[in-house]
RNA sequence: GGAGUCGGCCGGGCGGCCGCGGCAAGGAAACUCGCCGAGGAAAGUCCGGACUCCGCAGGGCAGGGUGCUGGGUAACACCCAGGCGGGGUGACCCGCGGAAAGUGCCACAGAGACAGACCGCCCACCGUUCGAGACCGGGCUCGGUACCGACGGUCUCGAGCAGGGGCAAGGGUGAAACGGUGAGGUAAGAGCUCACCAGCGGCCGGGUGACCGGCCGGCUGGGCAAACCCCACCCGGAGCAAGGCCGAGCAGGGAGCGGGUGGCCCGCCCAACGCUCCCGGGUAGGCUGCAGGAGGGUCGCGGUAACGCGGCUCGCAGAGAGAUGGCCGCCACCCGGCGGCUCGCCGCCGGGACAGAAUCCGGCUUACAGGCCGGCUCCUCCA
RNA sequence: GGGGGCGUGGAGCAGCUUGGAGUGCUCGCCACCCUGUCAAGGUGGAGGUCGCGGGUUCAAGUCCCGUCGCCCCCG
Numbered sequence: 001g002g003a004g005u006c007g008g009c010c011g012g013g014c015g016g017c018c019g020c021g022g023c024a025a026g027g028a029a030a031c032u033c034g035c036c037g038a039g040g041a042a043a044g045u046c047c048g049g050a051c052u053c054c055g056c057a058g059g060g061c062a063g064g065g066u067g068c069u070g071g072g073u074a075a076c077a078c079c080c081a082g083g084c085g086g087g088g089u090g091a092c093c094c095g096c097g098g099a100a101a102g103u104g105c106c107a108c109a110g111a112g113a114c115a116g117a118c119c120g121c122c123c124a125c126c127g128u129u130c131g132a133g134a135c136c137g138g139g140c141u142c143g144g145u146a147c148c149g150a151c152g153g154u155c156u157c158g159a160g161c162a163g164g165g166g167c168a169a170g171g172g173u174g175a176a177a178c179g180g181u182g183a184g185g186u187a188a189g190a191g192c193u194c195a196c197c198a199g200c201g202g203c204c205g206g207g208u209g210a211c212c213g214g215c216c217g218g219c220u221g222g223g224c225a226a227a228c229c230c231c232a233c234c235c236g237g238a239g240c241a242a243g244g245c246c247g248a249g250c251a252g253g254g255a256g257c258g259g260g261u262g263g264c265c266c267g268c269c270c271a272a273c274g275c276u277c278c279c280g281g282g283u284a285g286g287c288u289g290c291a292g293g294a295g296g297g298u299c300g301c302g303g304u305a306a307c308g309c310g311g312c313u314c315g316c317a318g319a320g321a322g323a324u325g326g327c328c329g330c331c332a333c334c335c336g337g338c339g340g341c342u343c344g345c346c347g348c349c350g351g352g353a354c355a356g357a358a359u360c361c362g363g364c365u366u367a368c369a370g371g372c373c374g375g376c377u378c379c380u381c382c383a
Numbered sequence: 384g385g386g387g388g389c390g391u392g393g394a395g396c397a398g399c400u401u402g403g404a405g406u407g408c409u410c411g412c413c414a415c416c417c418u419g420u421c422a423a424g425g426u427g428g429a430g431g432u433c434g435c436g437g438g439u440u441c442a443a444g445u446c447c448c449g450u451c452g453c454c455c456c457c458g
Stems, first nucleotide, its partner, number of pairs: 001379010012331007020037004025032002039354001043365002046363005051239004063235005068082005083096005097230002102228002104224003118171002120167003125164002127161011141150004179197006198220001200217007243288004252279007261271003295314008333352008384457007393410005403441001412428005434450005
């Protein structure tokens, strides 16, 4: 200098004018003055909690979620550290229970998809053919002839066939074919035997554990659980329009009074009516919940770290149809266009990412113009 | 605040359950035949990022995760 990887941060600044929300002060009022006023994601609402109400003896079923190990935390699907496997020259990144409990699926091709033999290899065994040899026979036929040969039978050896049989090494199919490589062995073969490697089981040692190392053994049992399922652990339901307090008006209930009306007449009885007072539930509405909280900063200590403990310090948005905006000037950065150009740059014009609190908090995910800082790796060059 | 569904040729759908060539239905489109002409009818054909990105798997429209858009329900 180039390429890369991981982590953290910013996301315009200053001044003026106008405007908006909250709090506090002054003023009789109009109004004036002071302080504060969006984000790293306030977003998606994907997880986890706080808080509140309802339900609840305890536990389970169903349903849902999580999934290597240990730790952190209020909790988590988050974070930290470690283990194993995979990728990368490397920094580093990605993945993670069980397929030897059972069920299911594995299209097409292929003999066979978890059990089998299409091509192929072999002939040890059964069968069969031929040849050679040995032994036995005298029932049939023949030749010489009372014995031998052909013949018939049995056995041995050799060669062949492949019907039965053995094999699964090789070919071929497929995403995947029954441990891999090599040697021995065999009729041919095969963990059949041996060496190394992978996997499994047992023992010993190390580690809290995932797991690692060594020895021994027998000889191996495909993949899919983001298929059902099994195992371990977690989860009661609803949500600030939760909930609490106050509470007009209308309707309702009660008491008292009233003078007319109705109950065929009367009445201290009943009903409706009017006025006054009281009552509970509760609508509109108001207040609250509502911002001092698992809070921010800094220092010290413990811990590899996440994080925890302690001291000091700060006050930091809060509406209820929902405030945080606009204009001007200067400066900085970036992008685009035009012009100049001493090719280093200068001038002018235009533009400035994603997006915006609504009970609060911890995470995850997603979006984002542009910029800054740090750790580490690889390559090249110079001294 | 809470919950559900949909996205597949130009239009409307089925396929997703139980993964196996993107296949099918109706209408539309194009060419030819038929007709004096048009329509109807007949024959043939074209037309697909299965919303987008990633993952699981030998294999994804289908299963899982994220994301975008649209629609609906409850308070």